The prediction has a mean pLDDT of 88. Small-subunit ribosomal RNA, central domain from an uncultured organism, 351 nucleotides, folded computationally.
[in-house]
Context: one part of a larger RNA
RNA sequence: CUGGGCUUAAAGGGUGCGUAGGCGGAGGCGUCAGUGUCUUGUGAAAUACCACUGCUCAACGGUGGAACUGCAGGGCAUACUGCGUCUCUUGAGGCCGGUAAGGGUUGUCGGAACGGUAGGUGUAGCGGUGAAAUGCGUAGAUAUCUACCGGAACGCCGAUGGUGAAGACAGGCAACUGGGCCGGUUCUGACGCUGAGGCACGAAAGCGUGGGGAGCAAACAGGAUUAGAUACCCUGGUAGUCCACGCCGUAAAACGUUGUGCACUAGGUCCGGGAGGUUUUGACGCCAUCCGGGUCGAAGCACAAGUGUUAAGUGCACCGCCUGGGGAGUACGGUCGCAAGGCUAAAACUC
Repeated sequence: CUGGGCUUAAAGGGUGCGUAGGCGGAGGCGUCAGUGUCUUGUGAAAUACCACUGCUCAACGGUGGAACUGCAGGGCAUACUGCGUCUCUUGAGGCCGGUAAGGGUUGUCGGAACGGUAGGUGUAGCGGUGAAAUGCGUAGAUAUCUACCGGAACGCCGAUGGUGAAGACAGGCAACUGGGCCGGUUCUGACGCUGAGGCACGAAAGCGUGGGGAGCAAACAGGAUUAGAUACCCUGGUAGUCCACGCCGUAAAACGUUGUGCACUAGGUCCGGGAGGUUUUGACGCCAUCCGGGUCGAAGCACAAGUGUUAAGUGCACCGCCUGGGGAGUACGGUCGCAAGGCUAAAACUC
């Protein structure tokens, strides 16, 4: 290089945008670069191959042939690919009219709960556990009522539901803002798909500076348990959790463990969003349809489990990745980072 693979055996990049590259819709004309065919030249000899032949055979050698699958020139062909040009609308995008939603950012407001502070009532307990104790309480706790302060999270609605590329997103309202879907045959006219590098986004924890701090809670302290108990249980409790700005760049199971796009291949049923037909209007229903989310299942596929128009079926295009276990996602080097560490990534040896 070829080959076989990637849901669960090793293997889909965390996600998107996009550069180079690869691939690319319909018709016409031109060209003849790729492609096909014919031909000319060249492709040294030896070797290897075939035939005949010389040493008694063979090894070895001789003669002839073929081969040297290549390169260059010329002629012809023009289906396909390329290139140039003209045209088209179904791919793609724009425009117009609607529409649903926890999509994003900022601000503002709200109630429940919780904690605190002050005051009232009230008195000996409260709290906690398997049982206790540490702890809190006669300086008046727990309970209860009133007022105020504070931070964080938003019950019911709520769903098998919605949105987003993924991470993720949920109290109300407002402003700004992204995308989707449906309908229209209104415009452009292949403007497309994928995407090595690159760029952007990226849970939690962690880091820097400044704020904030109710509850929770690594570390830590104490009480229990226990043979011990650096735990599980209990009482406390600091980072952190929250906000702003800047880093980190990983996920652990960033999971559908299933890359993206397009086309094709039985159906049934439920849910979300839309527009239409039907009943003289209209609700409900029914019918057909587009987009999305589930479930059951034909064929097929699969070792099986299962999957099955949301494919793991049948194909095409492009990218990523795998190649026995350990050593090891380590060492070394490079690069990024304030650090923690990330990315890239072996070998000896061993089974």
The RNAcentral record of the full RNA draws on ENA and SILVA.